The prediction has a mean pLDDT of 83. This is a predicted structure of a 523-nucleotide part of an RNA (large-subunit ribosomal RNA, domain I) from Oryza meyeriana var. granulata. The full RNA is in RNAcentral, with records from Rfam.
Context: one part of a larger RNA
RNA sequence: CUUGCGGUGGAUACCUAGGUACCCAGAGACGAGGAAGGGCGUAGCAAGCGAUGAAAUGAUUCGGGGAGUUGAAAAUAAGCAUAGAUCCGGAGAUUCCCAAAUAGGUCAACCUUUUGAACUGCCUGCUGAAUUCAUGAGUAGGCAAGAGACAACCUGGUGAACUGAAACAUCUUAGUAGCCUGAGGAAAAGAAAGCAAAAGCAAUUCCCAUAGUAGCGCGAGCGAAAUGGGAGCAGCCUAAACCGUGAAAACGGGGUUGUGGGAGAGCAAUACAAGUGUUGUGCUGCUAGGCGAAGCGGUUGAGUGCCGCACCCUAGAUGGCUAAAGUCCAGUAGUCGAAAGCAUCACUAGCUUACGCUCUAACCCGAGUAGCAUGGGGCACGUGGAAUCCCAUGUGAAUCAGCAAGGACCACCUUGCAAGGCUAAAUACUCCUGGGUGACCGAUAGCGAAGUAGUACCGUGAGGGAAAGGUGAAAAGAACCCCCAGUGGGUAGUUAAAUAGAACGUGAAACCGUGCUGAGCUC
Numbered sequence: 001c002u003u004g005c006g007g008u009g010g011a012u013a014c015c016u017a018g019g020u021a022c023c024c025a026g027a028g029a030c031g032a033g034g035a036a037g038g039g040c041g042u043a044g045c046a047a048g049c050g051a052u053g054a055a056a057u058g059a060u061u062c063g064g065g066g067a068g069u070u071g072a073a074a075a076u077a078a079g080c081a082u083a084g085a086u087c088c089g090g091a092g093a094u095u096c097c098c099a100a101a102u103a104g105g106u107c108a109a110c111c112u113u114u115u116g117a118a119c120u121g122c123c124u125g126c127u128g129a130a131u132u133c134a135u136g137a138g139u140a141g142g143c144a145a146g147a148g149a150c151a152a153c154c155u156g157g158u159g160a161a162c163u164g165a166a167a168c169a170u171c172u173u174a175g176u177a178g179c180c181u182g183a184g185g186a187a188a189a190g191a192a193a194g195c196a197a198a199a200g201c202a203a204u205u206c207c208c209a210u211a212g213u214a215g216c217g218c219g220a221g222c223g224a225a226a227u228g229g230g231a232g233c234a235g236c237c238u239a240a241a242c243c244g245u246g247a248a249a250a251c252g253g254g255g256u257u258g259u260g261g262g263a264g265a266g267c268a269a270u271a272c273a274a275g276u277g278u279u280g281u282g283c284u285g286c287u288a289g290g291c292g293a294a295g296c297g298g299u300u301g302a303g304u305g306c307c308g309c310a311c312c313c314u315a316g317a318u319g320g321c322u323a324a325a326g327u328c329c330a331g332u333a334g335u336c337g338a339a340a341g342c343a344u345c346a347c348u349a350g351c352u353u354a355c356g357c358u359c360u361a362a363c364c365c366g367a368g369u370a371g372c373a374u375g376g377g378g379c380a381c382g383u384g385g386a387a388u389c390c391c392a393u394g395u396g397a398a399u400c401a402g403c404a405a406g407g408a409c410c411a412c413c414u415u416g417c418a419a420g421g422c423u424a425a426a427u428a429c430u431c432c433u434g435g436g437u438g439a440c441c442g443a444u445a446g447c448g449a450a451g452u453a454g455u456a457c458c459g460u461g462a463g464g465g466a467a468a469g470g471u472g473a474a475a476a477g478a479a480c481c482c483c484c485a486g487u488g489g490g491u492a493g494u495u496a497a498a499u500a501g502a503a504c505g506u507g508a509a510a511c512c513g514u515g516c517u518g519a520g521c522u523c
Base pairs, nucleotide, nucleotide: 001520002519003518004514005513006512007511014470015469018441019440020438021437022436023435024434025433026432027430028429030148037098038097039096040053041052042051044076049071050057060091061090062089063088064087068080069079070078103112104111105110119146120145121143122142123141124140125139126138153184154182156180157179158178164171194201195200205231206230207229208228209227215222216221235422236421237420238366242253243252244251245250258400260365261364262363264359265358266357267356273353274352275351276350280347281346282345284343285342286341287340289336290335291334295309296308297307298306299305310327311326312316318330319329320328371395372394373393374392375391376390377389381407402417403416404415405414406413457464458463477504481490482489483488
């Protein structure tokens, strides 16, 4: 040095208790009746985790279930249980202290105290400021609507920079990230002062195409719409004229439209339909569950494998059991089931709603509005010939013989009726619940976290943030004896196996040892 044999080490293959992505369905709950999140307690012995709250490892009741049970978690002590425990589900009860925290305070989980829901809001009294009335402020009583939390999705407000332009300033990144506000299970939008073009469509939203087209931009880049095809479809209420009540404010009737409508005058008159829906009843489903077919012998440590002979299937999904199971167990197909609570649907008291013709140039048809000027913003559109939309300042119309739009503007023509409001579905998301799937991972992977994980530890703090899985089928976890201070070891014994002995499955490499004799080679 090679090889063998050992040690160290923990790679590799195998495994999974945990993750991950998506699909379907549900839900998007909570909170002054005190939440979310915590602190401190509660067990015979109890440190942390889970559970629970001085009624504390639980108490009550109504159902399910049927033999064990006092959490994970053994052992011990003491108990409970077929007079039905433990356990599972429904309902109500208890629920210390902090925290929106709300009697006052405070260095959170504490202090003080007259024992109080503080503040806002609403109701009823009292008092009666400048200032007569009133208003404001104050005060007493009552109610308990608001406040806080919340992963993403959503509306609104505010709003960057790195970057790209091969530098950089308009521009881009981007109305993105961030911050703030508000709401819902979705939100927003929404029933034409709309598109279009000589033909027509008919609220909104989403998807596909149109199209990376038209266009904008010096460039870098930005980037539509009409229209077509789909998803889904749903339409309504008010202001005004006029009438009535009233001192007025206001309220009731009326009325809601763009082939203009309504009011007014006159004429003629009506349906038994549609919608909404309390309560009750019923159906179906959810929150516990029940039944549920069919295999034996030999082999083995163990049989599901093999050999031999059988059987079931509306069930040959899956998981487990000492090796690979349709027929061992749990299940699966199928089928049945609720005292209590919840949900959908059907019926149901009641309530609400609807028409036509003719005439009429006199009334109404949303005003500091539309428009215009200046300065901005937003529209794919960077001020451009720049329409349309929004904001600030100034100015400031018309009422159907009207007004707006059709990309400056004018005419004709066409289309629509602003300055009030509501509106399901198709669409977006997943902190969470149930079910399911994977040419997803398999312990340096997969969530940071398969174990006390946002833990240990680090930092004044904001914050940062790990490592760590595998005995065996079953502890059968090695009695007794010996060496021995102990660690450790040798017998014995268990096991299929102890080179599976708890530093425990497999056990690579680096690295270490191999001395008196493991073997070989070289000096």